[in-house]
Context: one part of a larger RNA
RNA sequence: GAACGGACGCUGGCGGCAGGCUUAACACAUGCAAGUCGAAGGAGAAGCCGGACUUCGGUCCGGUGGAAACUGGCGGACGGGUGAGUAACGCGUGGGAACCUGCCUAUUGGUACGGAACAACAGUUAGAAAUGACUGCUAAUACCGUAUGUGCCCUUCGGGGGAAAGAUUUAUCGCCAAUAGAUGGGCCCGCGUUAGAUUAGCUAGAUGGUAAGGUAAUGGCUUACCAUGGCGACGAUCUAUAGCUGGUUUGAGAGGAUGAUCAGCCACACUGGGACUGAGACACGGCCCAGACUCCUACGGGAGGCAGCAGUGGGGAAUAUUGGACAAUGGGGGCAACCCUGAUCCAGCGAUGCCGCGUGUGUGAUGAAGGCCUUAGGGUUGUAAAACACUUUCACGAGGGAUGAUAAUGACAGUACCCUGAGAAGAAGCCCCGGCUAACUCCGUGCCAGCAGCCGCGGUAAUACGGAGGGGGUUAGCGUUGUUC
Numbered sequence: 001g002a003a004c005g006g007a008c009g010c011u012g013g014c015g016g017c018a019g020g021c022u023u024a025a026c027a028c029a030u031g032c033a034a035g036u037c038g039a040a041g042g043a044g045a046a047g048c049c050g051g052a053c054u055u056c057g058g059u060c061c062g063g064u065g066g067a068a069a070c071u072g073g074c075g076g077a078c079g080g081g082u083g084a085g086u087a088a089c090g091c092g093u094g095g096g097a098a099c100c101u102g103c104c105u106a107u108u109g110g111u112a113c114g115g116a117a118c119a120a121c122a123g124u125u126a127g128a129a130a131u132g133a134c135u136g137c138u139a140a141u142a143c144c145g146u147a148u149g150u151g152c153c154c155u156u157c158g159g160g161g162g163a164a165a166g167a168u169u170u171a172u173c174g175c176c177a178a179u180a181g182a183u184g185g186g187c188c189c190g191c192g193u194u195a196g197a198u199u200a201g202c203u204a205g206a207u208g209g210u211a212a213g214g215u216a217a218u219g220g221c222u223u224a225c226c227a228u229g230g231c232g233a234c235g236a237u238c239u240a241u242a243g244c245u246g247g248u249u250u251g252a253g254a255g256g257a258u259g260a261u262c263a264g265c266c267a268c269a270c271u272g273g274g275a276c277u278g279a280g281a282c283a284c285g286g287c288c289c290a291g292a293c294u295c296c297u298a299c300g301g302g303a304g305g306c307a308g309c310a311g312u313g314g315g316g317a318a319u320a321u322u323g324g325a326c327a328a329u330g331g332g333g334g335c336a337a338c339c340c341u342g343a344u345c346c347a348g349c350g351a352u353g354c355c356g357c358g359u360g361u362g363u364g365a366u367g368a369a370g371g372c373c374u375u376a377g378g379g380u381u382g383u384a385a386a387a388c389a390c391u392u393u394c395a396c397g398a399g400g401g402a403u404g405a406u407a408a409u410g411a412c413a414g415u416a417c418c419c420u421g422a423g424a425a426g427a428a429g430c431c432c433c434g435g436c437u438a439a440c441u442c443c444g445u446g447c448c449a450g451c452a453g454c455c456g457c458g459g460u461a462a463u464a465c466g467g468a469g470g471g472g473g474u475u476a477g478c479g480u481u482g483u484u485c
Stems, first nucleotide, its partner, number of pairs: 001485004006481005013357006020349001021315001026313003030310003035074003040071002047064007081268003090193007099185002104181008112146004121136006152161003166173002194240003201231003206228008243265004247258004270291005293304004321347001323346003329343001330341004360390004370381004394426001396421002399418002404412001429474005434455003440469005450457002
């Protein structure tokens, strides 16, 4: 000198853009953050209409209506958060073969005949509750069987195995098998990836083979048997630290430091373990077990997980609203209408940063008054002010008023912007002045009070302390502190 996710002190007019718990992966009240489909299915509350009965309170029946649940499908594996763990094929880069892939695209072929249940519901019943138990009824694109099966899979080449689902407004949406693609993912390898030797030996599924199992798939991935290997001074093992990268920052570069925001990958979801479902998870707002903690309890037993968005306590030098809208972009469901979306788009808060603008302009010398200094003549503040003549950016008042989105739909927002009105009006501080280092005098103090980045100032004439005048620097900021180069 530059930089910062900064903090602190003094000060503070406006706007645009960006960014805002770096600490306790500490604990969390409350609300919201993942639903949707009636064009898969049964059943159908309230309300409304009509009728019958009525003790005038209502009750029953039919229609309409479509809520809340239930079965079923798809989605809850995306999106959003965090960086605890991890020194690793985790990441980066370049290759590889033994794989899977819902939805999407293309092509070929098919979609036949049957069956038994279980929720919801009704009844009984246990419990404080959470939640159950028993009996009975029922539908389906839920479940099961048979048939067919070009192609598909297995094969000892004889043969064997294996599919489907319908809906309706009749035009579509589906369903099954197979092939190819696309997309996404799993796996393997070369190279690169912090420090310590005051860590020198480490290893028994350990290294390899055979066989089997397992997986979508290769493989000690697992098991049995056999062999005794494998790694290591080119640093194994151990310990400490750490998410990695594109990048960011500094530097002429080489290099150093760093990994906030944005983007890619990984890991995690109270702590530890486990599997289920599924195309995909060993699953943040799913399940089971154990643990710690919190809450409810009728003491028998139950409920919970903000490292989602807000918000609270705590920690801290320190970091925001319990806001609006699905209008746009995108995502899920649906034929669609539409519904959901704290993703997102916006608004709010804070000079946190970068950038832009303003706080007036011109004229104005009795060089006014006042202040300060003085050799008492004057000098300086200083064209500065006053005064005169103008201007109106921004802010303020009035009016109009978008683009973003058009077939329709605008949260932002009566916002941006335009026009107009009034009036210099509403808008300047901070640090420094001994040298480094731009900028000097007076007064006070008297090794005191104090200053200080280094050298050093202060003990009676202090340009170094404190005040004033003047000056220098910078400016909605300035200075201090911390960190990096």

Model confidence (mean pLDDT): 87 of 100. A computed fold for a 485-nucleotide part of an RNA from an uncultured prokaryote, annotated as small-subunit ribosomal RNA, 5' domain. The RNAcentral record of the full RNA draws on ENA.